[in-house]
Molecule: RNase P RNA; transfer RNA
Organism: Vicinamibacteria bacterium
This record gives sequence, structure tokens and C1' cells, in this order.
RNA sequence: GGAGCGGGCCGGGUGAUCGCCGCGGCAACGCAUCCGCCGGGGAGGAAAGUCCGGACUCCACAGGGCAGCGUGCUGGCUAACGGCCAGCGGGGGCGACCCCAGGGAAAGUGCCACAGAAAACACACCGCCGAACUCGCGCGGGAGACCUCGCGGGUGGCAAGGGUGAAAAGGUGCGGUAAGAGCGCACCGCCGUUCUGGCGACAGGACGGGCAGGGAAAACCCCACGCGGAGCAAGACCGAAUAGGGGGGCGUCCGAGGCCGGCCCGGCCGAGCCCCCGGGUUGGUCGCUACGACUCCGCGGGCAACCGCGGGGCUAGAGGAAUGAUCACCGCCCGUCGCACCGCCUGCGCCGACGACCUCGGCGCGGACGGACGGCGGGGACAGGAUCCGGCUUACAGGCCCGCUCCACGA
RNA sequence: CGGGGCGUGGCUCAGCUUGGUAGAGCACCUGGUUCGGGAUCAGGGGGUCGCAGGUUCAAAUCCUGCCGCCCCGACCA
Repeated sequence: GGAGCGGGCCGGGUGAUCGCCGCGGCAACGCAUCCGCCGGGGAGGAAAGUCCGGACUCCACAGGGCAGCGUGCUGGCUAACGGCCAGCGGGGGCGACCCCAGGGAAAGUGCCACAGAAAACACACCGCCGAACUCGCGCGGGAGACCUCGCGGGUGGCAAGGGUGAAAAGGUGCGGUAAGAGCGCACCGCCGUUCUGGCGACAGGACGGGCAGGGAAAACCCCACGCGGAGCAAGACCGAAUAGGGGGGCGUCCGAGGCCGGCCCGGCCGAGCCCCCGGGUUGGUCGCUACGACUCCGCGGGCAACCGCGGGGCUAGAGGAAUGAUCACCGCCCGUCGCACCGCCUGCGCCGACGACCUCGGCGCGGACGGACGGCGGGGACAGGAUCCGGCUUACAGGCCCGCUCCACGA
Repeated sequence: CGGGGCGUGGCUCAGCUUGGUAGAGCACCUGGUUCGGGAUCAGGGGGUCGCAGGUUCAAAUCCUGCCGCCCCGACCA
């Protein structure tokens, strides 16, 4: 100098003017609304998607079983989690580092299209063999039955090689054999037993076994663990209005219905309940937002996530929804122009170094690039609370900081 | 704000459960038939299966994350 990896952070500032939404005070008023003045407050790192988990509220104190849903290596953190941290195993990258829904396929059921002989009870198309049995032919031997050898075929043996496929029933090598094959052996893989280390996932070793176990569980399923339901339109109180109307169904202890949700059991309440048509209101207060699983700093523990202690800070809270606009200056980014500056590269000419060439250095002229400065023009993202909180995911102009890796060159 | 559903040719929908060549009707094009048109007959074209990633030999289908559209939900009596 180039290429990259990981982590953290910011995401305009100040002032003026005009506006918007709450709050407090003053003034005014019999009260209320409206209006006026003063003071103070007013979105985010994701407020988003609503994907998880909780708080909170109501329904029994949230019961038992089935079904259903979710999670899925180990240990820890946490209120909890599908989150986070640290490890283990596997995969990728030269590396920094990154990715993994990562239990079970030797419980069972089902699937593996096409191709292929065969797709999980293995199998034999091409091929290899001629050991065993048998048939035919030929040479030879024999008086003959028949025998030796050779060739071809059948029964047969084989699964090494070819071929098909995403996948072909451990891999490589040596031996062995008629040809072959874990048939035998060595190494690797696998399985079982056991030892050592580790809380554990797991790692390493020893012994034994010739190999039994293809894939897929983001197919059903099995195992382990977790999950009661609804959601602030939860829920509580006050007020107003209406025809507390009409029709249908079920039920009043052989109990409808409710809590209660897909079902059953169990418990409690229990005389009304459900559907359709029609009617009325579209109000107020609380929940509600300042004291909390909050945040900043310091110290201590821990590899870390996180925890403990001490000190400081903190009013958006409307209820269909406010936080905006303009101007000035500063700051950031982009484009363009300028050149008196700086750095670096390069062309030509001259001079010097043994000096014609190459190389190096100096000077002059010219050019390109970058930086700084100045002028002009433009840009400034993603996006906005709606009960609250912890995460995840997704969107985002531009910029800053820290640590690390690889390559090239120079000393 | 809360809850639920759906995206497949131009339009309306199957296929997804149990993964294996993407289909139907209408519409469009060409030809026949007709004097011509319609109807009808024969043939044909046209699909990133909303987007991206993953599982798998293989994804419209299974899983995850986004995008778009649609529906429902106040209280009283």
C1' cells in the first nucleotide's frame, strides 16, 4: 500500500420567527366550554414486523388425563425465552473468522420419481471363472467300456470391473483363489466392553468383534422438557339513552348454561341461556405511564453472559393520535472549477557520477493523481410512540473508533 | 391496537394433506366451416407458482424470514 475479518458507537448542532399536543400557574367567570399571558415538557436505534418470552388484568388458588402446540449437543445467565455467554462435535476458509432445527433411522408404519439386474428380505444386464456335475465336437491312447487334453454349451460359482442412479450394502493395499469375496492380514472407519481426564457434551487409550447399522424424522412417529384460556377493544367505577320489544330453540334437580378453551374426569356456581330481526349510546374517571427485571459512572466477583454494593440522573403520555416549517451560521457528504501550497508518479531537455547506452542524483519545462485551501451548485437516509418491559428479525444516506488476519514491497 | 385468512398463465380457481413432467374453464393466436360474423371443430402459444434463504437427490408443496392484499373485533338493553 492492497484485500479482508470481528466488535463498539454516532446518526446533525446553535440561535431567531411562526405554528402543533399535553401539564402547572395567573387572569376571567355563578359554573362549564372557548380565548389570553407566563413557565416547563414533547419519539427511535430500530418507536417497525408482531416472530418469541414475560409483567399486568379477568376468569377457582389455575386441578388430573388424552389430544394439540412448541423446543431439542453440554454447562451456565435470566423474571422468562425459540434470547445471550462459554464450551463440545461437524462443515467451510491459506488465515483472522464464519455457518449448523446439532436427540432417536439396531421400537414401529410409510417414502426413495426416472433410470437401472437390483433402492433395503438385496440383486445379476454386460462381464469374470471352468473347481464340481453334464452334453456335443476334435486330436491322441485303448480290442472295448472308457481315459487324458483342447474347444463350445447348459446346470453352476462370483460380485472384482463396466454400466444406471442423488444414493449400490465399509475404504485402500497385500495375500489368496478356477475366478472372486473380510475369505485372511495391515492401516483407516464402525460396533461392543473397559480404563483415564472432564460437572458435562466429549476426548484419548487398551482389549475384543469381520462388519451387523443406505438416506430422510424442516414424513408420521418415539423420547425428554415446557405450555390453563383470553387479551388494555384486558378489566374497574360513574353517567346517558332505548321498545328492557318481536320470532325460534334448549332447560329448571333425569338439571340447560357458566368458570371451561378440542374432549373426558373432577370441583364450584346454577335458573335462566343461545341464535336471528329490531332499538339505544358513540360520554367521563381510573388502569396509565417518575422509582423501575430503568439508565450512567465507580468498585468488587466471574473467561463471559451476568450478579452484588455505593453514588448520580429520569414527567411524551394523547386517545384516531401532537413533536412541524422557514431563515442564518457552523459541522458532514458529493460534483465541478481554481491555483500562490504539499506529497507522489511520469514524459522531454540539460548537467554530474569512469558515463555512448542502462541506472542513479540534481535543475528546468510539461502532464496525470491525491491531499489541504477557496468559489459555486446539490444532498442529508430508514423511519415515527398508542399498556409496559426483555429479546429476535427486517430497513437504513453518511461517518467515527478499537482489535485482528492474509498478500506485496522497503528497512 | 389485537386476532385470523389468502397470494398459481390476462381473469376465476384446482394441485399442497401423502415432495417426483404445473393443470382446468373463460380469454388470446392459427386453420377448417360460412357470402361474412357468431356458434362449433382441430391445433397452438403463454406461468420467476408473491420474494429471499434453508432441509432434501429433488420444493408450487416442508421449514424460516420478509412483501402485498382481504376479513373480524366497542358498549348498553